[in-house]
Transfer RNA from Alligator mississippiensis, 56 nucleotides, folded computationally.
Its Rfam family is "tRNA".
Its mean pLDDT, the model's own confidence on a scale to 100, is 81.
């Protein structure tokens, strides 16, 4: 720090729940496979900043 809880660590950020498609079901939950979705904001140092530094 994803709509929510919550890891992560200078080098394309991951789980878990919710969304959401699909298969299963008479139907509804469940299950089981897929998908979307985040690093509070402004600056600074680095080849590279969510990580370091400074303010807010």
């Nucleotide at each position: 720090u994803g709509g929510u809880u919550c890891a992560g660590u200078g080098g394309u950020a991951g789980a878990a729940u919710c969304c959401u498609u699909g298969u299963c079901u008479g139907c509804c939950a469940c299950a089981c496979a897929g998908g979307a979705g985040a690093c509070c904001c402004a600056g600074g140092u680095u080849c590279a900043a969510u990580u370091c530094c400074u303010g807010g």